[in-house]
RNA sequence: AUUAAAAAGAAAGCGCCUGAACUUAAGUAGGACGGAAAAUACUUGAGUUGACGAGGGACAGGGUUUAUCGAAGUUCGGCGGAUGCCCUGCGGUGUAGUCACCACCGAUAACGAGUCUACAAAGCUAUCAAGCAAUUGAUAGUACAAAGAGACUCAGGUGAAAGGU
Numbered sequence: 001a002u003u004a005a006a007a008a009g010a011a012a013g014c015g016c017c018u019g020a021a022c023u024u025a026a027g028u029a030g031g032a033c034g035g036a037a038a039a040u041a042c043u044u045g046a047g048u049u050g051a052c053g054a055g056g057g058a059c060a061g062g063g064u065u066u067a068u069c070g071a072a073g074u075u076c077g078g079c080g081g082a083u084g085c086c087c088u089g090c091g092g093u094g095u096a097g098u099c100a101c102c103a104c105c106g107a108u109a110a111c112g113a114g115u116c117u118a119c120a121a122a123g124c125u126a127u128c129a130a131g132c133a134a135u136u137g138a139u140a141g142u143a144c145a146a147a148g149a150g151a152c153u154c155a156g157g158u159g160a161a162a163g164g165u
Base pairs, nucleotide, nucleotide: 014080015079016078017077019076020049021048022047023046024045025044026043027042028041029040052070053069054068059089060088061087062086063085064084090106091105092104093103094102098160099159100158101157112154113153114152115151116150117149123142124141125140126139127138128137129136130135
């Protein structure tokens, strides 16, 4: 150094790469033909690319997979995962309290409607560094979102028992 095993750490546009595309080395064909090349095709090896940020988690268990928003325009394709969604338990609210059911939610604990609130990053320009190259990393300058979230306003179940005013 390589291989195997074990332990620890590291993440959510997160991780990985066998399709695909590209680069390079060797070889074969091709081409040329005095000789040697180039473009191109194939094989093998080694590499490169393969999601830009915003947003998203009471808790516990189970289930499920094409799980929000825009920017850009191989962010193509595949595998795995994931704060999504569903069910149960628990909890909050539904105009004093308790219980049951129902509805909506999750500790900032109604769906919904209205108003207000926002320095995104890649990108682009310039430059530096690594690599034969594909490409990768960084610095400076310069822009442009939407949803969500928060605050305020509107907006809210049925029944029962006992009891209060």